[in-house]
Context: one part of a larger RNA
């Protein structure tokens, strides 16, 4: 742009050859739909239907076509990397085996078969003694080789050198030509060799294999802001949808919160009515021993079982006669904010973490682990906690050499109280820990004992029957059983403990004198004390140091954050004016991953209008200008080209990639 229509594709024709202008209606899409078709049609399928349903008309109805951007999708597709797989050469000048032809092995030692002589034998066999010179024999140089130690390890050497060590006529060494080729070859075999490359050479190519991996991803400012969860997956470090973010249209209060009215429920908790568990006492069936019995009916007993029942007293996630607070939901009201919701573009996210609280596990361990609820970190800077993601305070839009304050502090380091008051601590207790321990101290209780004199200390007495009885060898207050009386007293136990062989001694209870005021018990409460040993060095206050500058109640000041609050400016949304521009008011401006805006800046085209040997572009120095990315002016330096507006179009911004080239 056109519109119930829209539009061309090859192709063609023209001509100024271009990002072109005209044909071309093939074809697409859309206007109608229904059904597997056929096929019928505002219907249509099922169906036996004119019945019922599904899907559709009907409510009044919009497409398509270009061009620009977002974003999938084919394509290498945001950039670098793989080991590796295929196909076609190149390689035995290194190393392996084989061919072919040649070279080399100092010196020394041992003496094999045979042979010769003599001895022997019937004859042989044997023996000696000479001779011979065998041999993957010996010692040991050239040559080969590599078994140790040191050196060396940016070496002299990408496998070296000193001292030692093996082989050294042999399966020896070694020179020349050749042979054998990688889905191969070689191989006294070690996955050991095939050009410092070998579990499968090198080279080009197929190739920008493919990388759900890793590592980089380049200028600037507003606006907004996430997740680490579910369900699914040869899936679990990857995907896909949903959840949660943006952005833009629609709806317009449908959102949230706060009260009022309802409504479902079985959690804390509590209970024992139910399941089940579990404790003691009464009854107490049934069985079980006993005794009696005419030994059978029974009758009776019981330190034996103990269903059941009564009472009393407990447990429970898979128990409830019960039952909250929360949280969830309907309906009313009110309140305040672009809250919500649908539809459409575009994510990113699926390791998560810590504190509370409510649970599983785990050992009512773990900075363990797995759920649920809520903050916080993640993506949050400031101030405390000496120093710390996850704690406490408080959400950072910019400037101030302004106030106030939070948390937390206020002797010095260090900002503010050596601030008031009334106590407690003596331990460096504050500034690390238990069971258990103790006449620490201080507080309020209870309950005994006291001037008819207490508690403690000294003086004095503590006595008679009697040596109680038994028992025993012996038992006399004091090995042990039983009793535990009387009497003289102010008062004294058939004795509290020592003690002897038994006695006997000492002692306690008690009681008197004497002192002359308070003394025992016991339980609660603060706040100390002991318990209390580790490793570089005090080191369990951040240090100094402190008897308050420690702890408890209270008071009244001050510090103190980017909180609040003045002053000034910026930008963003609403509103309201205004034709714009702008002006007012009012809210608001952390921010990762990831939405959206709006710019700067480079290179190169178009058109315009400029600078420039009277000095262009680069360099270089400055105390200029914008919120920013950036943009000017001068001066020197340079010597020839380059800004600027408006569009356009991209090989368009680098600090990172064990990045790549150069220089050093």
């Nucleotide at each position: 742009g056109c519109a119930a229509g829209c539009u061309u594709a090859a192709g063609g024709u023209a001509u100024u050859c271009a990002g072109u202008a005209c044909c071309g209606g093939a074809g697409g899409c859309g206007a109608a739909g229904c059904g597997a078709g056929a096929g019928c049609g505002a219907g249509u399928c099922u169906g036996a239907a004119u019945a019922g349903g599904g899907c559709g008309c009907a409510u009044a109805a919009a497409g398509u076509u270009c061009g620009u951007u977002g974003c999938c999708a084919u394509a290498g597709a945001c950039c670098c990397g793989a080991a590796a797989c295929c196909g076609g050469g190149u390689g035995a000048c290194c190393u392996a085996a084989c061919c072919a032809u040649g070279a080399g092995c100092a010196g020394g030692c041992u003496g094999a078969a045979g042979u010769g002589a003599g001895a022997g034998u019937a004859a042989a066999a044997u023996c000696u003694c000479a001779u011979g010179g065998a041999g993957g024999g010996c010692c040991g140089a050239a040559c080969g080789c590599a078994c140790g130690u040191u050196c060396g390890u940016u070496g002299c050497a990408a496998u070296g050198a000193c001292c030692g060590g093996c082989g050294a006529u042999g399966a020896c060494u070694u020179g020349u030509g050749g042979u054998u080729a990688g889905c191969g070859g070689a191989g006294a075999a070690a996955u050991u060799c095939c050009a410092a490359u070998c579990g499968a050479a090198c080279u080009c190519g197929g190739a920008g294999a493919u990388a759900g991996c890793u590592g980089g991803u380049u200028c600037u400012c507003c606006c907004c802001g996430a997740a680490a969860u579910a369900g699914g997956u040869u899936u679990a470090g990857g995907c896909c949808u949903a959840g949660c973010c943006u952005u833009g249209a629609u709806u317009g209060a449908a959102u949230c919160u706060g009260c009022c009215c309802g409504g479902a429920g079985g959690u804390a908790g509590a209970g024992c009515a139910c399941u089940g568990a579990a404790u003691g006492u009464g009854c107490g069936a049934u069985g079980g021993c006993g005794u009696c019995g005419u030994c059978u009916a029974g009758a009776u007993g019981u330190a034996c079982u103990g269903a059941g029942u009564a009472c009393a007293a407990u447990c429970a996630a898979a128990c409830u006669c019960c039952g909250a607070a929360u949280g969830c939901u309907g309906g009313g009201u009110a309140g305040u904010a672009c809250u919500a919701a649908u539809c459409a573009g575009g994510a990113g996210u699926c390791a998560c973490u810590g504190u509370a609280u409510g649970g599983g596990u785990g050992a009512u361990a773990a900075c363990g682990u797995c759920c649920a609820u809520a903050c916080g970190g993640g993506a949050g800077a400031g101030g405390a906690a000496a120093a710390g993601a996850a704690u406490c305070c408080g959400g950072a839009u910019c400037g101030c050499c302004a106030g106030c304050u939070a948390a937390g502090g206020u002797c010095c380091c260090a900002a503010a109280a050596u601030u008031u008051g009334u106590g407690u601590u003596a331990a460096g207790u504050g500034g690390g820990a238990a069971a258990g321990g103790a006449u620490g101290u201080a507080g309020a209780g209870u309950u005994g004992u006291c001037a008819a004199a207490a508690c403690a200390g000294c003086u004095a007495g503590g006595a008679g029957g009697u040596u109680g009885g038994c028992u025993u060898a012996g038992a006399a207050g004091c090995a042990g059983c039983c009793a535990c009386c009387c009497u003289u007293u102010a008062a004294a136990g058939a004795g509290u403990g020592c003690g002897u062989a038994a006695u006997a001694g000492c002692u306690c209870a008690c009681u008197a004198g004497u002192c002359g005021a308070g003394u025992g018990a016991c339980a609660c409460u603060g706040c100390g004390c002991c318990g209390a040993a580790g490793a570089u060095g005090u080191a369990c206050c951040g240090g100094g140091g402190c008897u308050a500058a420690a702890c408890a109640c209270a008071a009244u000041a001050c510090c103190g954050a980017a909180g609040c609050u003045g002053c000034g400016g910026a930008c963003u949304u609403g509103c309201a004016u205004g034709u714009a521009a702008g002006u007012g008011c009012a809210a608001g401006u952390g921010g990762u991953a990831g939405g959206g805006g709006a710019g700067c800046g480079u290179u190169c085209u178009a058109a315009g209008g400029g600078c420039u040997g009277u000095g262009a572009a680069g360099g270089u120095a400055g105390a200029c200008c914008g919120u920013a990315a950036g943009g000017a002016c001068u001066g020197c330096u340079g010597g020839a080209g380059c800004g600027c507006u408006u569009a356009g179009a991209a090989g368009u911004g680098a600090g990172a990639a064990u990045g790549c080239c150069g220089g050093u």
Annotation: A computed fold for a 664-nucleotide part of an RNA from a metagenome, annotated as large-subunit ribosomal RNA, domain II. Model confidence (mean pLDDT): 86 of 100.